Predicted 3D model of a 102-nucleotide RNA (SAM riboswitch aptamer (S box leader)) from a Chlorobiota bacterium.
Of the family's consensus pairs, 97% are formed in the model.
């Protein structure tokens, strides 16, 4: 990074720095925030994608010291398509993360 592929309903917070906005982007909604959010740092934790060890014929399972990731709200919700009288359901797009590829 224009690519490929898997997953996205579960899970997991304290302290420090710092200051006014923040929840990807546009719009609408709804929330979070001066009782200090978002961000960054430290520690702790969650998870189990990769790697590793063990069990297993395999599928798969267990562990969690390594590489990532994550720790408000379903990816906060809606927007496009299909079904539906509606409520709503399913799918797509976009995005995020991993593994690969270039």
């Nucleotide at each position: 990074u224009a690519c490929u592929u898997a997953u996205c309903a579960a899970g997991a917070a304290a302290g420090g720095u710092g200051u006014a906005g923040g929840g990807a982007a546009u719009a609408g909604g709804c929330c979070c925030g001066u009782u200090g959010a978002u961000a960054c740092c430290u520690u702790a934790g969650c998870a189990a994608c990769c790697a590793u060890a063990c069990c297993g014929a395999a599928a798969g399972g267990u562990a969690a010291a390594g590489g990532u990731g994550c720790u408000a709200a379903c990816u906060c919700c809606u927007a496009c398509c299909u079904c539906g009288a509606a409520a709503g359901a399913g799918g797509a797009a976009a995005g995020a993360u991993g593994a690969g590829a270039u």

NCBI's taxonomy places the organism under Bacteria, Pseudomonadati, Chlorobiota. It was read from a public genome assembly, where an Rfam model found it.